[in-house]
Record summary: This is a predicted structure of a 336-nucleotide RNA (Bacterial RNase P class A) from a Thermotogota bacterium.
């Protein structure tokens, strides 16, 4: 130069004029007015997780649903950190992660045979026949641990050294593991198939929910209950609260505040910690509409502008994104 790998950030800018929606201080009887100030996004999206908060709930079992390698962090989490294993890549980095010897189900085709198997497809070995092989080819995703040697009639862990597995003992580490030594003990796949085992789980949801105001019919008929418990409690049982519950007709209302943003809140620093991330000091307030707010016009400048709007609020995660910019880190090739 080149090709790459984690990560972070910007995402049209500046002026003027006139217009929105919030706060805050003054006018002004009121209606308005006037000056200052602040005003969408890395995703605000999807609604895929986890919670804060609100109501409803006294629990316990069983069903049922979520997680799944270790340890640390956090209000929590399937999230982040930092590890162990396995594979993938020259590499920097990526990726997944319980159990298959409790049991059950399936493993089409093809193939001699898929219950690890027997009348074993080709074939090797023997013989008068009778019988040994599973070592060699063959289909296979997958065939009785690999490779070499001895040894055999011919073979075979049948022995031997090496590796890989499993087991056991010993060291080490918080752990998931990891080192080493003995031992021929040698074992098909699959659990987003049922299943098992470890942790964890109340239910609903801002239209949750409190409060003012108005105005009708405190209406008409019905079933069922009041300790022989209706009815509530996410499904069952138990156990607990329980005096009203519900169904048809039919009338009135459809208004306004509160929740609504000071927060597990941003930012500087210092300390501890490999980090994530704790803690302490300082210091800052940046959206709060609700027929739903950022628009219009002019004029300059360059990267000539993508994806794309809050509606209860924060942490995650995934998608989707035109051009740019910064960091570190791997390979390659040239130069001094």
């Nucleotide at each position: 130069g080149g090709a790459g790998u984690g990560g972070a950030u910007c995402g049209a800018a500046c002026g003027a004029u006139c217009g929105c929606g919030g706060g805050a201080u003054u006018c002004u009887u009121a209606c308005g007015g006037a000056u200052c100030u602040c005003g969408a996004g890395g995703a605000a999206a999807g609604u895929c997780c986890g919670g804060a908060c609100u109501c409803c709930a006294a629990g316990g079992g069983c069903a049922g649903g979520a997680u799944g390698c270790u340890g640390g962090u956090u209000a929590a989490u399937g999230g982040c950190c930092a590890g162990c294993a396995a594979g993938g890549g020259u590499g920097a980095c990526c990726u997944u992660g319980a159990g298959a010897u409790a049991g059950g189900g399936c493993c089409a085709u093809a193939g001699a045979a898929a219950c690890g198997a027997a009348a074993a497809c080709c074939g090797c070995c023997g013989u008068a026949a009778a019988g040994g092989c599973a070592a060699g080819g063959g289909u296979g995703g997958a065939a009785a641990g690999g490779c070499g040697a001895g040894g055999u009639a011919a073979g075979a862990g049948c022995u031997c050294a090496c590796c890989a597995a499993c087991a056991c003992u010993u060291g080490u580490g918080c752990g998931a593991g990891c080192a080493a030594g003995u031992g021929g003990u040698u074992u098909g796949g699959u659990a987003a198939c049922c299943c098992u085992c470890a942790u964890c789980c109340g239910g609903a949801g801002c239209a949750a929910g409190a409060c003012c105001g108005a105005g009708u019919a405190g209406g008409a008929g019905g079933a069922g209950g009041u300790u022989u418990g209706a009815g509530g409690u996410g499904g069952c049982c138990c156990g607990c609260c329980g005096a009203c519950u519900c169904c048809u007709c039919g009338g009135g209302u459809a208004g306004g505040u509160c929740g609504c943003u000071a927060a597990a809140g941003g930012g500087a620093u210092g300390u501890g910690g490999u980090a994530a991330c704790a803690c302490a000091u300082c210091u800052c307030u940046c959206a709060g509409a609700u027929a739903g707010a950022u628009g219009a016009u002019c004029g300059u400048u360059c990267u000539c502008g993508a994806c794309a709007g809050a509606a209860u609020c924060c942490g995650g995660c995934u998608u989707a994104u035109a051009g740019g910019u910064c960091c570190a880190c791997u390979c390659c090739g040239a130069a001094g």

The coordinates come from a structure-prediction model, not an experiment, and the mean pLDDT is 79. The source organism's lineage runs through Bacteria, Thermotogati and Thermotogota. It matches the Rfam family "Bacterial RNase P class A". Rfam classes the family as a ribozyme.